This is a predicted structure of a 1497-nucleotide RNA (small-subunit ribosomal RNA) from an uncultured bacterium.
Its mean pLDDT, the model's own confidence on a scale to 100, is 84.
The RNAcentral record of the sequence draws on Greengenes.
[in-house]
RNA sequence: GUUUGAUCCUGGCUCAGAUUGAACGCUGGCGGAAUGCUUUACACAUGCAAGUCGAACGGCAGCACGGGGGCAACCCUGGUGGCGAGUGGCGAACGGGUGAGUAAUACAUCGGAACGUGCCCAGUCGUGGGGGAUAACGUAGCGAAAGCUACGCUAAUACCGCAUACGAACUCUGGUUGAAAGCGGGGGACUCGCAAGAGCCUCGCGCGAUUGGAGCGGCCGAUGGCAGAUUAGGUAGUUGGUGGGGUAACGGCCUACCAAGCCGACGACGGGUAGCUGGUCUGAGAGGAUGAUCAGCCGGACGGGGACUGAGACACGGCCCCGACUCCUUCGGGAGGCAGCAAUGAGGAAUCUUGCACAAUGGGCGAAAGCCUGAUGCAGCGACGCCGCGUGGGUGAGGAAGUUCUUCGGAAUGUAAAGCCCUUUUACCGGGGACGAAAAGGCUCUGGUCGAUACCAGGGGCUCGACGGUACCCGGUGAAUAAGCCCCGGCUAACUACGUGCCAGCAGCCGCGGUAAUACGUAGGGGGCAAGCGUUGUCCGGAUUUACUGGGCGUAAAGAGCGCGUAGGCGGAAGCUUAAGUGUGGCCUGAAAGCCCCCGGCUCAACCGGGGAGGGUGGCUGCAAACUGGGCUUCUAGAGGGGGAUAGAGGAAAGUGGAAUUCCGGGUGUAGCGGUGAAAUGCGUAGAGAUCCGGAGGAACACCAGUGGCGAAGGCGGCUUUCUGGGUCCGCCCUGACGCUGAGGCGCGAAAGCGUGGGGAGCGAACGGGAUUAGAUACCCCGGUAGUCCACGCCGUAAACGAUGGUCACUAGAUGUUGCGGUAUCGACCCCGCAGUGUCGCAGCUAACGCACUAAGUGACCCGCCUGGGGAGUACGGCCGCAAGGUUGAAACUCAAAGGAAUUGACGGGGGCCCGCACAAGCGGUGGAGCAUGUGGAUUAAUACGUCACUAACCGUAGAACCUUACCCAGGCUUGACAUCUGUAGAAUCCCCUUGAAAGGGGGGAGUGCCUCAAGAGGAGCUACAAGACAGGUGUUGCAUGGCUGUCGUCAGCUCGUGUCGUGAGAUGUUGGGUUAAGUCCCGCAACGAGCGCAACCCUCACCGUAUGUUGCCAGCGUAAAGUGGGCACUCUUGCGGAACUGCCCGGGUAACAAACCGGGAGGAAGGUGGGGACGACGUCAAGUCAGCAUGGCCCUUACGCCUGGGGCUUCACACAUGCUACAAUGGCCGGUACAGAGGGCUCCGAUACCGCGAGGUGGAGGCAAUCCCAAAAAGCCGGUCUCAGUUCGGAUUGCAGGCUGCAACUCGCCUGCAUGAAGUUGGAAUCGCUAGUAACGGCCGGUCAGCAAACGGCCGUGAAUACGUUCCCGGGCCUUGUACACACCGCCCGUCACGUCACCUGAGUCUGUUGCACCCGAAGCCGCUGGCCCAACCGCAAGGGGGGGAGGCGUCAAGGUGUGGCCGGUAAGGGGGACGAAGUCGUAACAAGGUAGCCG
Repeated sequence: GUUUGAUCCUGGCUCAGAUUGAACGCUGGCGGAAUGCUUUACACAUGCAAGUCGAACGGCAGCACGGGGGCAACCCUGGUGGCGAGUGGCGAACGGGUGAGUAAUACAUCGGAACGUGCCCAGUCGUGGGGGAUAACGUAGCGAAAGCUACGCUAAUACCGCAUACGAACUCUGGUUGAAAGCGGGGGACUCGCAAGAGCCUCGCGCGAUUGGAGCGGCCGAUGGCAGAUUAGGUAGUUGGUGGGGUAACGGCCUACCAAGCCGACGACGGGUAGCUGGUCUGAGAGGAUGAUCAGCCGGACGGGGACUGAGACACGGCCCCGACUCCUUCGGGAGGCAGCAAUGAGGAAUCUUGCACAAUGGGCGAAAGCCUGAUGCAGCGACGCCGCGUGGGUGAGGAAGUUCUUCGGAAUGUAAAGCCCUUUUACCGGGGACGAAAAGGCUCUGGUCGAUACCAGGGGCUCGACGGUACCCGGUGAAUAAGCCCCGGCUAACUACGUGCCAGCAGCCGCGGUAAUACGUAGGGGGCAAGCGUUGUCCGGAUUUACUGGGCGUAAAGAGCGCGUAGGCGGAAGCUUAAGUGUGGCCUGAAAGCCCCCGGCUCAACCGGGGAGGGUGGCUGCAAACUGGGCUUCUAGAGGGGGAUAGAGGAAAGUGGAAUUCCGGGUGUAGCGGUGAAAUGCGUAGAGAUCCGGAGGAACACCAGUGGCGAAGGCGGCUUUCUGGGUCCGCCCUGACGCUGAGGCGCGAAAGCGUGGGGAGCGAACGGGAUUAGAUACCCCGGUAGUCCACGCCGUAAACGAUGGUCACUAGAUGUUGCGGUAUCGACCCCGCAGUGUCGCAGCUAACGCACUAAGUGACCCGCCUGGGGAGUACGGCCGCAAGGUUGAAACUCAAAGGAAUUGACGGGGGCCCGCACAAGCGGUGGAGCAUGUGGAUUAAUACGUCACUAACCGUAGAACCUUACCCAGGCUUGACAUCUGUAGAAUCCCCUUGAAAGGGGGGAGUGCCUCAAGAGGAGCUACAAGACAGGUGUUGCAUGGCUGUCGUCAGCUCGUGUCGUGAGAUGUUGGGUUAAGUCCCGCAACGAGCGCAACCCUCACCGUAUGUUGCCAGCGUAAAGUGGGCACUCUUGCGGAACUGCCCGGGUAACAAACCGGGAGGAAGGUGGGGACGACGUCAAGUCAGCAUGGCCCUUACGCCUGGGGCUUCACACAUGCUACAAUGGCCGGUACAGAGGGCUCCGAUACCGCGAGGUGGAGGCAAUCCCAAAAAGCCGGUCUCAGUUCGGAUUGCAGGCUGCAACUCGCCUGCAUGAAGUUGGAAUCGCUAGUAACGGCCGGUCAGCAAACGGCCGUGAAUACGUUCCCGGGCCUUGUACACACCGCCCGUCACGUCACCUGAGUCUGUUGCACCCGAAGCCGCUGGCCCAACCGCAAGGGGGGGAGGCGUCAAGGUGUGGCCGGUAAGGGGGACGAAGUCGUAACAAGGUAGCCG
C1' cells in the first nucleotide's frame, strides 16, 4: 500500500533497508587491497607438487680436474671435486586440497585419570669386545613389457648377540631380565705401521640406558547446539559381575562362564537432514539465518575391506585383496587413481594462468655450503565485492543554433554550449628510482681462552631481489585519454507530447491498456545512483505475523461435550536448620584473527601493525540467608471428618393410576365422512362419520408449572415403595496443608444408527398414491415400513452453546426469586447472614456489540487450543468400530483476500404511520373498423439523421412537390458558395447572342461614379484574375464538454456552522408526542441557529374604490342601417389601490387546552392554500441533444468541401403507438332562428356588389386596426322529415369534371361538384384520462405557411356522475427491522453437466534405491589353533641338537549370490475428487419471513 460506499478491528499478501563466493542485461577510465566450481566426492591428457644426507656404507654409471699410456683418435686411473643407481638414516603421519560420510567414535566449553611421545631442553650413567650375512656389482637365464630367477663377491651408524647395568622393568622380596655405533675436525710427545694412517689427547656431531620438562597425541565424564510422534517401544555382547586375553592406556575392546539387566514421553529406537566451532549477515535488543575466504578441531582420499612399517598411519602423491572404470599388450600378462598447483572434458545461470621465484616467511634433510618445497612470496585474468581518484576549473546572453512543448505570446533544455582565461590528478612520452636484507655465508679484528687458526660471543667490510626498472619522485605536451544505467500512477523523489486502441505490451502489491494513457512504445524534460546501474536468486529486517523480551481464544482463527484422576507444574501460618536455586567476593579459563575503543603505518580510505575492552545459564572456591527449594518441629484461617437440620423432575429398580388416541364387540342411527388455498387419493349402504356401553393394547403423563428445582455434562416431570449419589444451613468437637490443576489414562455422554431378543397405540425416514407445478424424485393431503418403547451389547458424535476450561482472592449499588439460618414474634412482613438463580447498572475492560461479585474487571496457578482463505477435517498411515464411521491429521496447487463489529444507503413475496385519479366509486375512451400521422420491420440507387420502458414512436419537424435536404444517381468547380490578408487589373452594374437539363462555358455591347490631389497618382467600396496562408465539413466522439431539456416530482425533502456524543465511518439537530397540502406549525428534547426547498412575494380570473373616456358605452336626432352628436353614471378599457388574516362569535365537539382540527354562525364578491399560471431543493438516470447553437480531440482537403438537374425522405406482406370519423334516433338530413371569447391582418385582412350549384372568380370600399376585415360561431332553440335498416347511419375507395397556390401539383398538394358507397351494428385479453366550471360534448382563433392541419397552442359555449373507504395493484414520504446487496433485488449466489489447463490421491503391475533377517560362497590380512612338511641365528670338528619361524589347513571377515520382509521414490491402462479458466447447459438451495426460517450432528 492492499478487503469496505465509507469506518474501526482482526488478518494475510506486498514494498521501502541491509546483505552476497553470486548470476544475467546494458555500460565501462585508473589504482589499491581483497576475492573467484556454491553444480558431478563426475572423469581426467601433460608438466610439476617430498625429498635429502658421501661428515653412516660398499662403491663409481655420467660430468669436471689431476695423473699415466699413446703420434693421434683414444684408452687406463676413485687420486680430487663430486655423484646416477644401491645399502643405511631421517623425513615422507607435516605442509596443501576437499566436505562425501558423520546427529555422535564429531564439535564447543569445563573438568578427569589408567597412558604414549621421534626431533627439542635440563640432569645422571655409559658408549667394552665379537660374529654371520646381504643389495649394489659380476656371470647366466626368462619375459613384449612390468619385472623376475639362479649362482658368486662385498661394506656399514644394516643385522645378531657376549660382557657390563647408575637408573629401569619384573618379582615368590630370595632374586631375575635387558643396552649401545660410530663419524668428522685439530693435535705435541710417545707406541704401532713401508706409507697412508691408526692408537693416544681434545673438540664437535651421534649412539645406549634412565630421570624430569616442554610441546604434541590417545582415552573418560559433564554441559550445550537440527526437525518430525503420520517413528513408541528399543536392546543378546545387549546391562552388570568373575576369570582370561588384548592395548601405550581404562573399558564388553575381545573371550568363557554367571546373573537379567540396561535405555525410553526430560523422547529411547528407526527414518530425514547436516561436517562442528571462532565467527559471518541481519536486528534497538532478544533473537533469526548462516558456517565461502582466514583460524581451530574432525572426517574422507576411485568404491569397499585389510594390515605392514614406524615415535606417530590403518597412511591423498605407500603396500595387499575384492569391485567398477581407463590405458598398454607380441593376448601370455601388466599399469593407473589431481577432494595438491596449473590445465582438459563434462555438468551448470556460473567461478581464473598448463605464469615467475625460492629474494622473503615457513617446512624437510644435512655439521655446513646447499638441495628440495605449485607451502609461500609475486605476477596474470574477471567491476565479483570493498576503498580511493578522475572524466576538468573560472568566466560567459534576458539567453545562439538544434530539439521539445505551446494558449503561438512564448516556455524549456540553459551558463548548458560556443568564445575567452586557467589548471594538469589520471592516461601518454622522457629521466631518476626504492623499502622489503636481517640473518646465514665468505674475509677480517677482538674477547671467552687457551696448547689450538676448533667452538662460542661481539665489531668492520663484502656477496645475495622473483616482484621490477614496479611503487615513488622530477620534467614535457595538451582539455587534451575517460559516463553510463535505472526510474518518473500511488506506495516513492521525478511530467509533458506523439504513436497505439483490452491490440501490442507493462506489472513488486494495488492495478494500467477497449481513441486525448503522467502506468504500454518513442521523444523532450525531470528524479536517483554513478564506473557502475538495473534485474533475478539468498538470508535477516520491517513481521508484536510463533509474541522470552512481546500476542491471543463470547461474536474475527482459537475453551477439549463433561467428569474422576496418574506423572508433572504450582501451593497456607510460625520457628530451627541446610545452602540446591538466588545474591556477593576471589582464582582459573573462554587460542589467534574478527567486532568495539585508543594510538600508529601506507598522501586519505579500504587494508595493515600495536595496546585495551568486551564476549560464558563456564569451572573451582569462600561468604550471606531475605525469598524459592530440601530436612525437622509446631499451628488452624485452606481442605476434610463427626453431630444436628433441610430442599429437590438427581440416579436405579419394582409396583400402580386416570384422561386421551387407535383397534375389537354390541346398541342407536343414516348418507355421507375426511381433507385442503381449492381439490383429489382415502373411508362409507357389506352401514362409515356421529352417539352410548363393554373390552384390548401401547406410549406419554394436561392442570400444578414458575427466566422454579436437581445434576459434572448429556439430561431429569403422574403416584407409591425400596436402594442410592451429591448439595445447602447451624453451633460445637476432631484431623492438621491432607490443597489446586491435570499431559497420557479411565469413566459418563442427546438424537440418529448397528447387533440379538421382545413390543408396537400414536407418530413416522424409505416407499405407494393424490394434488401443486414448466418440471416437483419437495413443500400440502391420504396411507405407510424401519424406527420411536423394553432388555442386553455397541457407536462416541451435535450450533454437546453461556459459541465464555478449572480453582482461589479482591473490586459501587439497585431490584426480583429458590433453600436454610438469625433477629423479632403467637405467627407473618420488614431487617441481617450463607448458598443458588435472574434483571438493571457504576468503575474498569472491549474493535465494537456488549460484559459488569454468576466478569468478558483486577491478580495468582494449572490444563486445552489458535497463527490468512480455499484445497480439507480431505488424502495417506496409525489407533478404535460389526458396519456406518470416529479420532489423529498433511501436501501439491490456488487466491488478495477470507473475516468480526458497527455506519450510511438501497432492497424485502418484514412491520407501523401517511399521501397521490394509486385502487375503489363513477363518466368518457383506447384495444375491433376505415382513414390520417409517427415508429419498427421489410424493400430500395436512396428510401437522410437522431430519439427506445415509464421519461422513444402527430417526438426534433411552428408545414419534405423544387427549395428545405443533410440521402441517392448524374453533370460540373478546386483559395473554393462564405471570412481575413497580399499583388495586379477593372468602377459597380446592366443588356444581348450562342451552347447546355441546369450549374456552367464561349462571345459581344453599354457604363466611367465617391474621397484626397496642380498633374502623375493614391485611398474607400465592389468585381475579376494569380499565388499561398487558409476557408469549408449536418464527417466522428452527448462516454471529452458548455448550454438547454426530460424524469423521479410540486414529491417534502436536502444540507451547513457551532456545540455535544462516538476511536471512527457517523450520529445528534432532521428522532419523539400531536398537527399540516407541506421539515406547516406547536410541545418535548444536547442541542442552538442557519441555508437551499415548502409557503408568501410575481402574473391572471372573481368584488370594490379611484383615474382615463376613443375607436368603447349611454341619452338626443336620424330612412331608425350607416351616421350625427351631448355626456362618462353603467358595461368595458387600462393603470393605481382596497379586500381574506382561521381575524371575530358559538359548541368546546375533539386535542396536552399548545399548535391545530371539526361543526355552525356573523360579515363578505370571495372562507379556510378562493380558482389557474409562472416558479422545480441536494441530487439520480455516463438519460437526451456534437443535426439548433457553442466547443476540445480525431478525421477529409481536385473531397467526407461547393454548385446544378433529376430522384428519394411520400415504397408496403406486416407489427406497434397517437389520433380523426363512425357504427346512429340524446341521431341524420332540410328550413328557420339566437348567444361568445380570444386572436390575426400591408408582398396583408379584404366588405358591399356582380359571375359560378360550388371550390372560386371579377372587383376593390375600409383597415397599420377597442374604428375596417377575417367572421359564419357551433352545439342550442323552433318547425319538418327519416323509424331501426348496413339504413336518408357511415363515409373509405374509385371514376369523371373543375377550382386555387406555385417556375412546376406525374412520382407527391389542398379544395369543389357529380357519381361510386368499403369496413363498421360499440369492440378479446388488456389498458388510458378525469374529482368541478372538471370530465364529456360543441364550435372559434392563432403560429408555421406561396399552397397544404385529423397535429400543436389557445378561446369561449353547453355542462355532469362519483369518492363507502385504504384490504389490494402502482408510485412516493417518515420511523423501525433483517441483509451474505453497495453497478445497491434487473442485486447476490449454489450445485450437477459440457470444454480446456494444472497439481494431487488411488491403481493390476513394473523399475531403481535403501535396509532387516536367514542361508550359500569366501579374497587379502592380523590374531588364535594346527597332525605331518621345510628352515635362519646359536651350540657343535662333524653327525646332530635346538628354540622359534615359514608354507599348508581350520576359525574370523569385505565384496558377491539366493530367498524372504520393511521403507522411500520413479513410472502405468484405468478410477477419484480438487483448483483455475469475459460472455456454454439445467435448475434456484442460501442471503429479506429469500417466498417451506436457517443451521449443526

It matches the Rfam family "Bacterial small subunit ribosomal RNA". Rfam links the family to the GO terms ribosome and structural constituent of ribosome.